[in-house]
Predicted 3D model of a 350-nucleotide part of an RNA (small-subunit ribosomal RNA, central domain) from an uncultured prokaryote. The full RNA is in RNAcentral, with records from ENA.
Context: one part of a larger RNA
C1' cells in the first nucleotide's frame, strides 16, 4: 500500500447543519476531455521468448524475429462518462391549499397532594429507628392529631415494548411565540439532489465561575451499630450540590454497543397518527400512506441473532479498525478559569 473489515472479537464520530470536494433521475442535438478501433513514428544495444548457424556437445557467441502491453501524432465511431445548447421532461427534491395527532422548544402566569419548619389549641412519657441495639428527639411538653401560616422542589391517578424530538432529552394546568412530522386531492418550480475533509451549532449528568435561592434529598464530614479490622454496606445527623439567571466545560454503556440518504426482495399478527369504500352504523369490516412492536421465510452470519425498522441484495459518500500491555499515557500543539479535554507516540515486554 492492496487485501479484509467495523451488532458481540479491533473498529460508527453522541447528535445536527453545511464549505471545499466526491457523487447523482429523464428527452433531444452538438463537441469529442475520458473510451474504442485503425495507421505512422518512436518504445537504443544487450538479455528473456520463438526459430536457425559456430565453436566435437554445452555453457558460450551468433543471425533473424517476437515481444516490449508505453508515449506522441493523424484518421475514424459516438453506445457509456464528461462538457455546451434547447419555451426540453416530472417520476427524486422542494413550495402552495385543507386538514391531523403530540410530554417538541422558549416566556409568562397559575393549582392541589405531600415533606420539612413557623404560629396556636387538645393531649401525656415516650417517639424515631433496627437483624438486633445505639447514637438522636423529648416534661423547657416532644411524637400522635386539629387550625392557620411560610417556603422550596416535585409534578400521584391518566400512563400504554405509548406520543414527540436530530441526539442530549421531554410528563400538573392555562395563555402567548415557535420548529418539525404525517394525510388528502391536486396547482407549481423544473434535478434545484445525495453525502460530506476542514468548519460551525446543539450537546445527559457531574464540574466551575458571579449573583439568588434551599423544602426534601445528599458526596464530604462527625456520631452509633457491624467487625479481626470497617476510612463500607445499617442507623441519627449534615454541608457543598441538587433549584433560578447568565457565563463556561463538552464528556457518558453519548448504547440499537447497528454513520447518512435512496432502491429492491415472501407471507402472518399487533400498536398508534391519517385518508378512502363499504348491504347490518358498530368496541364492525375491507383498504391505502406514515409510526412503532413481536414472532418466523429466503438469505447472511463464526456462533449468537438478523430478518421491508436488515446485520438480506447491489450502490454513492463520510468516518474508523490492523495483536495484548506499556496507554488514551509522555512529549509537542490547540481549547479551558480550573478540573480536565482534543490531537497522539516510542523505548521495553509477552
Nucleotide at each position: 500500500c492492496u487485501g479484509g473489515g467495523c451488532g458481540u472479537a479491533a473498529a460508527g464520530c453522541g447528535c445536527g447543519c453545511g464549505u471545499a470536494g466526491g457523487u447523482g433521475g429523464u428527452u433531444u442535438a452538438g463537441c469529442a476531455a475520458g473510451u474504442u478501433g485503425g495507421a505512422u513514428g518512436u518504445g537504443a544495444a544487450a538479455g528473456c521468448c520463438c526459430c536457425g548457424g559456430g565453436c566435437u556437445c554445452a555453457a558460450c557467441c551468433u543471425g533473424g524475429g517476437a515481444a516490449u502491453u508505453g508515449c506522441a501524432u493523424c484518421c475514424a465511431a459516438a453506445a457509456c462518462u464528461g462538457c455546451u445548447a434547447a419555451g426540453a421532461c416530472u417520476a427524486g427534491a422542494g413550495u402552495g391549499u385543507a386538514g391531523u395527532a403530540g410530554a417538541g422548544g422558549g416566556a409568562a402566569g397559575u393549582g392541589g397532594a405531600a415533606u420539612u419548619c413557623c404560629g396556636g389549641g387538645u393531649g401525656u412519657a415516650g417517639c424515631g429507628g433496627u437483624g438486633a441495639a445505639a447514637u438522636g428527639c423529648g416534661u423547657a411538653g416532644a411524637u400522635a392529631u386539629c387550625c392557620g401560616g411560610a417556603g422550596g422542589a416535585a409534578c400521584a391517578c391518566c400512563a400504554g415494548u405509548g406520543g414527540c424530538g436530530a441526539a442530549g432529552g421531554c410528563g400538573g394546568c392555562u395563555u402567548u411565540c415557535u420548529g418539525g412530522a404525517c394525510u388528502a386531492a391536486u396547482a407549481c418550480u423544473g434535478a434545484c439532489g445525495c453525502u460530506g475533509a476542514g468548519g460551525u451549532g446543539c450537546g445527559a449528568a457531574a464540574g466551575c465561575g458571579u449573583g439568588g435561592g434551599g423544602a426534601g434529598c445528599a458526596a464530604a464530614c462527625a456520631g452509633g451499630a457491624u467487625u479481626a479490622g470497617a476510612u463500607a454496606c445499617c442507623c441519627u445527623g449534615g454541608u457543598a450540590g441538587u433549584c433560578c439567571a447568565c457565563g463556561c466545560c463538552g464528556u457518558a454503556a453519548a448504547c440499537g454497543a447497528u454513520g447518512u440518504c435512496a432502491a429492491c426482495u415472501a407471507g402472518c399478527c399487533g400498536u398508534u397518527g391519517g385518508g378512502a369504500g363499504g348491504a347490518u352504523u358498530g368496541c364492525c369490516u375491507c383498504u391505502u400512506g406514515g409510526u412503532u412492536g413481536c414472532g418466523c421465510a429466503a438469505g447472511c452470519u463464526a456462533a449468537c441473532g438478523c430478518a421491508u425498522u436488515a446485520a438480506g441484495u447491489a450502490u454513492c459518500c463520510c468516518g474508523c479498525c490492523u495483536g495484548g500491555g506499556g496507554a488514551g499515557u509522555a512529549c509537542g500543539g490547540c481549547c479551558g478559569c480550573a478540573a480536565g479535554g482534543c490531537u497522539g507516540a516510542a523505548a521495553c515486554u509477552c